[in-house]
RNA sequence: GGCUUAUCGAGAAAGACCGAGGGAAGGGCCCUGUGACGUCUUAGCAACCUGUACACAAGGUGCUAACUCCCGUUCCGGAAAUGCCGGAAAAAGAUGAGCG
Numbered sequence: 001g002g003c004u005u006a007u008c009g010a011g012a013a014a015g016a017c018c019g020a021g022g023g024a025a026g027g028g029c030c031c032u033g034u035g036a037c038g039u040c041u042u043a044g045c046a047a048c049c050u051g052u053a054c055a056c057a058a059g060g061u062g063c064u065a066a067c068u069c070c071c072g073u074u075c076c077g078g079a080a081a082u083g084c085c086g087g088a089a090a091a092a093g094a095u096g097a098g099c100g
Stems, first nucleotide, its partner, number of pairs: 002099007013042005021031003026071003043064003048060003051056002068092001073089006
C1' cells in the first nucleotide's frame, strides 16, 4: 500500500531545536518570523484494542486551530435563477480493530 468493519459537530499544549511554509488536487477561507510545518521532551485528552472487571486509565495505538476548516459528486426542498440558501446520501480522507 490492499480488503472488511466501527467512528469522525465533543475533548485536550507547553518547552527545546529548526527556519518558511502549512491546512489532501483545485477553489475559498484561515494559520504562520509574536516562529507555523517538522523533530524531540514533558504534559494532557480520549476510551478503539489489551488488562482488571463495568468504570477505571496500567499497557498498545491515536489525538491535542477551525465539523474530516468549508466547498468539491449525486439527489431532495426553497428562490425568478446552473450560480444563492437549507437538508440527505455518496466518494475521498483520517484513526482503531481484524484479515491476506